[in-house]
RNA sequence: AAAUUUAUAAUAUCUCAUUUUAACAAUAAAACUAGUAAACUAGUAACUAGAAUCCAGACUCCAGAGUGGCAAACGAGCUAGUAACACAUUGGUACUUGCCCCAAAGACAGGGAUAACUCGCCGAAAGGUGGGCUAAUACCUGAUAGUCCCAACCUUGUGUUGGGUAAAGCUCCGGCGCUUUGGGAGAGGCCUAUGUCCUAUCAGCUUGUUGGUGAGGUAAUGGCUCACCAAGGCUAUGACGGGUAGGGGGUGUGAGAGCAUGGCCCCCAGCGAUGGAACUGAGACACGGUCCAUACUCCUACGGGAGGCCGCAGUCGAGAAUAUUCCGCAAUGGGCGAAAGCCUGACGGAGCGACACCGCGUGGAGGAUGAAGCCCUUAGGGGUGUAAACUUCUUUUGUGUGGGACGAAGUUAUGACGGUACCACACGAAUAAGAGGUUGCUAACUCUGUGCCAGCAGCAGCGGUAAUACAGAGACCUCAAGCGUUAUCCGGAUUUAUUGGGCGUAAAGCGUCUGUAGGCGGUUUGUGUUUAGUAUCUUUUUGCGCUUAGCUUGUUAAGCUCAAAAAGAUACUAGGCUUUUCCAAGUCUGGUGUUAAAUCUCGGAGCUCAACUCCGAGGCCGCGCCAGAUACUGGCAAACUAGAGAGCAGGAGAGGUGUGUAGAACCUAUGGUGUAGGGGUGAAAUCCGUUGAUAUCAUAGGGAAUACCAAAGGCGAAGGCAUCACACUGGCCUGUCUCUGACGCUGAGAGACGAAAGCGUGGGUAGCGAAAAGGAUUAGAUACCCUUGUAGUCCACGCCGUAAACGAUGGAUGCUGGCUAUUUGAAGUGUCGACCCUUCAAGUGGCGAAGCUAACGCGUUAAGCAUCCCGCCUGGGAAGUACGAGCGCAAGCUUAAAACUCAAAGGAAUAGACGGGGACUCGCACAAGCAGUGGAGCAUGUGGUUUAAUUCGACGAUAACCGACGAACCUCACCAGGGCUUGAAAUCCAGCUGCACGCCCUCCGAAAGGAGGGAAGCCUCCGAGGGUGCUGGACAGGUGCUGCAUGGUUGCCGUCAGUUCGUGCCUUGAGGUGUUCCGUUAAGUCGGGUAACGAACGCAACCCUCAUUGCCAGUUACAAGUGUCUGGCGAAACUGCCCUCGUUCAGGGGGAGGAAGGAGAGGAUGACGUCAAAUCAGCAUGGCCCUUUGAUGCCCUGGGCUACACACGUGCUACAAUGGCCGGUACAAUGGGUCGCCAAGCCGUAAGGCGGAGCUAAUCCCACCAAAGCCGGUCCCAGUUCGGAUUGAGGUCUGCAACUCGACCUCAUGAAGUUGGAAUUGCUAGUAAUCGCAGGUCAGCUAUACUGCGGUGAAUACGUUCUCGAGUCUUGUACUCACCGCCCGUCACACCAAGGGAGCUGGCAACACCCGAAGUCCCAAGAAUUAAUCGAGGGCCUAAGGUGGGGUCAGUGACAAGGGUGAAGUCGUAACAAGGCAUGCGUAGCGGAAGCUGUGCAUG
Repeated sequence: AAAUUUAUAAUAUCUCAUUUUAACAAUAAAACUAGUAAACUAGUAACUAGAAUCCAGACUCCAGAGUGGCAAACGAGCUAGUAACACAUUGGUACUUGCCCCAAAGACAGGGAUAACUCGCCGAAAGGUGGGCUAAUACCUGAUAGUCCCAACCUUGUGUUGGGUAAAGCUCCGGCGCUUUGGGAGAGGCCUAUGUCCUAUCAGCUUGUUGGUGAGGUAAUGGCUCACCAAGGCUAUGACGGGUAGGGGGUGUGAGAGCAUGGCCCCCAGCGAUGGAACUGAGACACGGUCCAUACUCCUACGGGAGGCCGCAGUCGAGAAUAUUCCGCAAUGGGCGAAAGCCUGACGGAGCGACACCGCGUGGAGGAUGAAGCCCUUAGGGGUGUAAACUUCUUUUGUGUGGGACGAAGUUAUGACGGUACCACACGAAUAAGAGGUUGCUAACUCUGUGCCAGCAGCAGCGGUAAUACAGAGACCUCAAGCGUUAUCCGGAUUUAUUGGGCGUAAAGCGUCUGUAGGCGGUUUGUGUUUAGUAUCUUUUUGCGCUUAGCUUGUUAAGCUCAAAAAGAUACUAGGCUUUUCCAAGUCUGGUGUUAAAUCUCGGAGCUCAACUCCGAGGCCGCGCCAGAUACUGGCAAACUAGAGAGCAGGAGAGGUGUGUAGAACCUAUGGUGUAGGGGUGAAAUCCGUUGAUAUCAUAGGGAAUACCAAAGGCGAAGGCAUCACACUGGCCUGUCUCUGACGCUGAGAGACGAAAGCGUGGGUAGCGAAAAGGAUUAGAUACCCUUGUAGUCCACGCCGUAAACGAUGGAUGCUGGCUAUUUGAAGUGUCGACCCUUCAAGUGGCGAAGCUAACGCGUUAAGCAUCCCGCCUGGGAAGUACGAGCGCAAGCUUAAAACUCAAAGGAAUAGACGGGGACUCGCACAAGCAGUGGAGCAUGUGGUUUAAUUCGACGAUAACCGACGAACCUCACCAGGGCUUGAAAUCCAGCUGCACGCCCUCCGAAAGGAGGGAAGCCUCCGAGGGUGCUGGACAGGUGCUGCAUGGUUGCCGUCAGUUCGUGCCUUGAGGUGUUCCGUUAAGUCGGGUAACGAACGCAACCCUCAUUGCCAGUUACAAGUGUCUGGCGAAACUGCCCUCGUUCAGGGGGAGGAAGGAGAGGAUGACGUCAAAUCAGCAUGGCCCUUUGAUGCCCUGGGCUACACACGUGCUACAAUGGCCGGUACAAUGGGUCGCCAAGCCGUAAGGCGGAGCUAAUCCCACCAAAGCCGGUCCCAGUUCGGAUUGAGGUCUGCAACUCGACCUCAUGAAGUUGGAAUUGCUAGUAAUCGCAGGUCAGCUAUACUGCGGUGAAUACGUUCUCGAGUCUUGUACUCACCGCCCGUCACACCAAGGGAGCUGGCAACACCCGAAGUCCCAAGAAUUAAUCGAGGGCCUAAGGUGGGGUCAGUGACAAGGGUGAAGUCGUAACAAGGCAUGCGUAGCGGAAGCUGUGCAUG
């Protein structure tokens, strides 16, 4: 920094940016292969020289074998083991030390062997054995020796005496060696303190174990070993066991503290095929020595032998992966040697590898309004880009030629590296650039392809036709001989928090108390010296006694006990003198030693620079020692009273245990009265009742719980505790200030208590009531409801030990404003007394300052400010599960993981949305009414079906007489068939034509169209131009797709009253306030109040029509004049007036006047937004698609959109008498009209026809316009004189054309239908209902539709409980794609990991027994020798091996169970809203499953 969210702040987890090391990939180059040429070589020939070789001897030299000495214990390699004195640091000493240094002394006299060699023998070999000869600085004996070793003595001193132990020679004559002793240097052994990983799901371990005495052993201390004695030693500050691991200097990272690590270099340790053992030696229990055992490999004549690369190279194997069988001892160093010198895969160098670090280059300058190519484009241009080309310059590097080191010390000689580094000259830009990335984090963007495919991805995530996220291209970014990926560590991560976190609700306070260890702890004080006394200890002397030894047998010596005396020391007490003061562990200061070198930091120096190396300084934060300080902590000693406790005087209380007791209710039984029901529910039923219930009265019995008092009240550590009385008993509070004198706080382990349920034994059982049974409900109902009902609930005793055991808040102490209520006590005031009031203390509550908190909230009862102690947390799930262990009769409890999986899970608050949450308000929303729809026939639209096509769109409300305000052709988009292709129409260019196009005729054809023929033939200055046609090219065209790419327009919420902004204020913030509240209104309308003040879009008003009227004008109307007509301009209505209510306001109710009264009626006007709502087919438009003679374009004919088992919507006409029919008669308004309306008159039954006046309209016509109405007649309740569908016949009109498929007229026909189930619609006044009229579209019309107009003209509204919708406020939420939401569990399928599991297999560490090699030590027959000695055999110990039973850790396993993850599977609906039965916790039973029920508890 990214990721939980609509957004927010906080919590928490995951991920990224960094570094180191290794490998991989990629790139480049080389090697390799083939060919050619050269060099080189074998071979052959020629030529030259005259040797080569063998034997014997002497001398010299060289090589080899052997004896002897030294070295081989160093150096080099590796990290298996080891959790330990292994290592690091600091101290110590019971010790040793070849070679080296210093000092002292010495080296005399003798002796016998044995390798080599030779002669035999055995053996395949390895090797062995016997006889004989010989030497030494090899070996032995004797002598001498002190400052060496041992012993003794006393005069205790570098004392004396006694005993013992040495030697080797060589020589070049310089020297080198040898022996003894002492010292030194360096090296080593041993001991000590501190430090040094994880695990308690390892809690007890140990018998040489712990100590002592003696002995042995060692260089030396020591149970190191042995004998005996004692019973110790270690452990919660983690013994013992298990796992892992070499340690350190250092290294990586980090600001540091830390965390991780120990490769290269240095120090230490350990190891050398595995295990055991000793020998030699100064040093080993020995990498390139010995013996034995085991495994493996090799040789073999099968009898037996040999071997150890974890040295340098190299081979094989495994693996992602790690180099040359190189040169040299020239330098440095080591060993031997007097030296020359020899050895040295230590080392010095080279080779391979970008493995790392460092340095350098791949060129520099100029060069276009800017080539080409490529990419993008709005088609104009832009980018790559001074980049290239081109011109000129330079030469690091490269190649060639020439010169050529330092490293060599020490006079000469001596160089692997190496003809290398370096230098000079010449040549020529010549030999040299890639990798990753470009959505955010994170620097860098466009095009094309693809279309949830292919793919990417560290996290979030991207891809479903416009992908800056995939792939390619261009451009760009970063780094650069490198760049990326993977793995690992640290960091970021304050995400284990010492520095530096938390625990009310996010993870986290043990259910509560007592108390052990431990941790922490109130106030004050502390001199030295001397004398005396007391006590203790030590030493010495004396005495009694005892023991032992010696001897002269009663003394001496030693030891012990007791007593006395003397001296000394320590402590205490008392006194005198003098005086600022105990100790110094922690802590602090100063000095000093150590802290190897390298590494690190700073300064300087050397390689051309750097890396690297060298020099100097610092540092290495640690430990030891010495000296000092004494405030604090601690120790010792003394004191105090504020903490704590006790005493005395009072007090309250459901505190506990036990025993009794009372009344109400309930149930049962008995008896009385009484009769048909009772009970139960939303409604019912099961059930009880005529064998007498329910109801009621009386009596008796029984068990459980205690109404009122009662409260936010009281008590208790918590759980918990309630009638009343008594007995026993715990704690608390107040007052007093009497006593003790820090006695305190907390508390790991431990112990005690601990609701309900449950368990055991024995009782008891009224009511209630898991399970169970039945009845209901339901799709089902293993539930909710009802009727029954067993365990249980109760008692006694014993278990269990858990709860939402909660204040989700551990305990203690101190401090920090208050107000108020209440319980208990005390004091003061007051009172006769009480109440009241004031104050103090202890509780229990509410509100709140400061402060704290993520917020909510907490707030003297802290979640504030501080201190101390304990417990607990570290992402969600898996899981409080598995395994192990402890407890339990069981149920189960306590302790308590991992694999795997996800990128979240969770807390608080915000804005919405939603609720079968609440409050208020409104609306023809309901109610009250009127008329309908739904039933019939028909019209019309839709679905469905059918069809060649029945073109397309619209689909709850918000589609369905909708687009369409007119489908016979056209329309037309659909179907069949026939045709056209720059096209039916448009623009431009070029060419031709100089004729217009066109018209007429003939043929084919259904037409379109095609073919042919004919007549006439433009302007003109004769160049051109305009126009027409044809051809060709750019292009057209598309009702083809995407309304989820869009514009515009529209619907709905809704003409609902809302939606916002600026500034200010509040909040960490999302956000809030304003806009909430109180009145009021149709209204966010207005008024009041108010951290808000203003404003905007909406509301209202402004606009239009109607209703009254004044004035003016008047074509027309009218007979005129006039105005009831038309138009224009005005007036009038504003709660203005009165009464009343209201807050004095806004306003409400009533009244007057008025044509009209509180918005007078109606229209236009539709806020922010919602539905990815509708429309690409009205129009416009991005993108995609079709378009080459089989077009999705264009033209034409015919058909279709009008189909018809069916379903739905909207209507018309009816079902009749408030009516039908017939006759007569009255009254409108809005409109339309010249391709039109059409008068009069005539004809026809009529539709209509003829006719032609008038009218471009207040003039004429539609149209004397109406109909319902009114007057009169008839019908008489019927399928009718209702109703008119359907059908037949005949006509009229429009139109090219009425067959599919028009309307109208006449005659005839006369269907269903008798008021419509569930359900549902409209309407509040000139409204509904009813009646007709006009218009648009239009040739005509399927119009019963739509838009208008007038005529007649009602009923009802108590009211807001309910339905629907809306608004405001509030509440809950696990929803935000917003309840059409979210979400739980079983089952089915697939995959994954872990646990269990009859068993099976293997590893590890021990134990018991058996066997027991080599070897040290011990014993020893014996052997030989001058001597040292050797020694068959035996013993102790013991490696490996064998057998056995256990432990522990892994692997595997039929099977069964749980968990996790998967695309839209199945069953239900458990949870989130009162989630439709509030949810949850503990427990018990039951059920396909979520779950249900009982019981106690929590409020989340």

This is a predicted structure of a 1500-nucleotide RNA (small-subunit ribosomal RNA) from a Patescibacteria group bacterium. The coordinates come from a structure-prediction model, not an experiment, and the mean pLDDT is 80. Rfam family: Bacterial small subunit ribosomal RNA. NCBI's taxonomy places the organism under Bacteria, Bacteria candidate phyla. The RNAcentral record of the sequence draws on SILVA.